[in-house]
This record gives sequence, C1' cells and structure tokens, in this order.
RNA sequence: UGGCGUGUAGCUCAGUUGGUAGAGCAAUGGUCCGAUAAACCAUAGGUCGUUGGUUCAAAUCCAACCACGCCAACCA
Repeated sequence: UGGCGUGUAGCUCAGUUGGUAGAGCAAUGGUCCGAUAAACCAUAGGUCGUUGGUUCAAAUCCAACCACGCCAACCA
C1' cells in the first nucleotide's frame, strides 16, 4: 500500500427475500424456602461502529470513514 472478514443489549451471538430489533447468560422485582441456592414468572436494558445516499420504508442495499482481525505486497 492492496484485498477479505467482523462491528447489533453489560457479555456471547441470531436476525434468510428491505417491512415497526430478538435469544441465552448476567441485572432488577416477585413466587417458592426456616434461610440460601436451584426452579418458575415478570420487568428493564439498543440512536444496529460513524456520516451521507437510494427507497413509501434500511441492522439489511450503495459510498466514504473509524476500530479490530486475517492474508498478500513493499522494505534488509
């Protein structure tokens, strides 16, 4: 310098064909228990890496940029 991949909840990750964003774990509250754990029920938590574009509508398509990883090239 070039190519490819990844970026979504606190963590690990889904999200197919563009149509109002989900799971598990963790957290909070409750039920249960003498108490705790486990189990069960419920709740909260997201400007989908950033900016712009296309579209009636974008996590999803397009462009640029940022971060991380991999490969290649260059360099003695």
Molecule: transfer RNA
Organism: Candidimonas sp.